Source information: Predicted 3D model of a 72-nucleotide RNA (transfer RNA) from an Elusimicrobiota bacterium. The coordinates come from a structure-prediction model, not an experiment, and the mean pLDDT is 84. The organism belongs to Elusimicrobiota, within Bacteria.
RNA sequence: GCCCCGGUAGCCCAACGCAGAGGCGGCCCGCUUAAGACGGGCAGAGUGGAGGUUCGAAUCCUCCCCGGGGCA
Numbered sequence: 001g002c003c004c005c006g007g008u009a010g011c012c013c014a015a016c017g018c019a020g021a022g023g024c025g026g027c028c029c030g031c032u033u034a035a036g037a038c039g040g041g042c043a044g045a046g047u048g049g050a051g052g053u054u055c056g057a058a059u060c061c062u063c064c065c066c067g068g069g070g071c072a
Base pairs, nucleotide, nucleotide: 001071002070003069004068005067006066007065010024011023012022026042027041028040029039030038048064049063050062051061052060
């Protein structure tokens, strides 16, 4: 330098172009002598950045940044 994969909440991980779900963790309540486990409830992300296409973009296009892999 070229090619491929990935970047979504504190962590892991989903989402035919119609707009973001789950788990862990956190907080509250129940249970407990207390905690853990268990049960119930609550909050937290607009998706790496900037443009573009579109009625509508995490998703498609362009450039850039970061991480991993391959070729030279």